[in-house]
């Protein structure tokens, strides 16, 4: 040039009028004026936290996560490096990646004989019995060949054998298992021995190691303000109930409680946004992080503001005019007119995942041609 991975960023701008909310300022109010007013994902609510309460958060089964290694973090199921499998020529993706499924139960649709103490459908081999043969039938052996399947109890050569088989033999794969070196560790590289070979599935029970108390900002904490009882049961230390728990146990209050009928109320402050915070710089680190120093401040509504119209301008996209290049088909410039700027919008805050996203832009690396 062309084809391709992988990261990462913008995601319309100005001004003009109207209009919405918080905050200050003035103002007796009305109401004016200034400042500030969504996002990369503010989403789903799927992880882990922070923050409140429950009691100081106890113990024991039950029940749930998570699952190569070794590091980041407040933490994680995140994220960075590495291992080992698979996939790609490669850059580079991809794995729910404990258990040698040899602690034990269970599963393996269809098809096929036969799916796990393997199996005789086809052929193969020998034998009887028919037959003149070809053959066929009945017995016995055989898993080397065909057949079925996702999967059929190692693969090639050979030795033996009726025919055949790890029955032996030689390399190869694999499997257990020592040793040496090399890594912090998963691991890896050489090498020895063993008996010939051990199907899959733990996204099935299970085991094995960590780990998990429960509710949520409508968490809670105050202020104002209203209200009315009544009937049934149970219970009052031989202890109802509560104090979150799925269950017991331990522990601390404990004179009410429960169900049905009736009556009230459903307002305001606070939590609330400065925090594991963002940028810069200079240091550790392969890196995810992370130390120190400096600078910034960036929504706080509560039936829940952040909207709309007009002009210019930008980006592409679509129609058409010209100009140039060119054989052409098309390309590039300037201009006209159209529609179009995408997904989506906070509610107690952060750290991730994972989804959606119109159009653009950067950056690092592969592979193949071709020039020099």
């Nucleotide at each position: 040039a062309g084809a391709g991975u992988c990261g990462c960023c913008c995601g319309g701008a100005u001004c003009a009028c109207c209009g919405c909310g918080u905050c200050a300022u003035a103002g007796a109010a009305a109401u004016a004026u200034g400042c500030c007013g969504a996002g990369g994902a503010a989403a789903g609510u799927c992880c882990g936290g922070a923050c409140u309460c429950c009691a100081u958060a106890g113990a024991g089964c039950a029940a749930g996560g998570u699952g190569g290694u070794g590091g980041g973090u407040a933490a994680c199921g995140c994220c960075c490096a590495c291992c080992c499998g698979g996939a790609g020529c490669a850059a580079u993706c991809c794995g729910c990646g404990g258990g040698a499924a040899u602690a034990g139960u269970g599963c393996c649709a269809c098809a096929g004989a036969a799916a796990a103490u393997a199996a005789a459908c086809c052929g193969c081999u020998c034998g009887u019995u028919a037959g003149c043969a070809a053959u066929a039938a009945c017995g016995a052996g055989u898993a080397a060949g065909g057949g079925u399947g996702a999967a059929a109890c190692g693969g090639u050569g050979g030795u033996g054998u009726a025919a055949g088989a790890g029955a032996c033999c030689a390399c190869c794969a694999g499997c257990a298992u020592g040793u040496a070196c090399g890594g912090c560790a998963a691991c890896g590289u050489a090498u020895g021995u063993g008996g010939c070979u051990a199907g899959g599935c733990a996204a099935a029970c299970c085991c094995c190691a960590c780990u998990u108390g429960g509710a949520g900002c409508a968490a809670g904490a105050c202020c104002a303000g209203a209200c009315a009882g009544g009937u049934a049961g149970u219970g009052c230390u031989u202890g109802a109930g509560a104090a979150c728990u799925g269950c017991u146990c331990g522990u601390u209050c404990g004179a009410g409680c429960u169900a049905c009928c009736g009556g009230g109320u459903a307002g305001g402050u606070c939590g609330c946004u400065u925090g594991a915070u963002u940028c810069g710089g200079c240091g550790a680190g392969u890196a995810a992080u992370u130390g120190c120093c400096g600078a910034a401040c960036u929504a706080g509504a509560u039936g829940g503001a952040u909207g709309g119209u007009g002009a210019u301008c930008c980006g592409a996209c679509c129609u058409u005019g010209u100009u140039g290049c060119g054989a052409a088909a098309g390309c590039a410039g300037c201009g006209a007119g159209g529609a179009c700027g995408a997904c989506a919008g906070g509610a107690u805050c952060c750290g991730g995942c994972u989804u959606a996203u119109a159009g653009g832009g950067c950056g690092a690396c592969u592979c193949u041609u071709c020039u020099a």
Molecule: Bacterial RNase P class A
Organism: Candidatus Nanopelagicaceae bacterium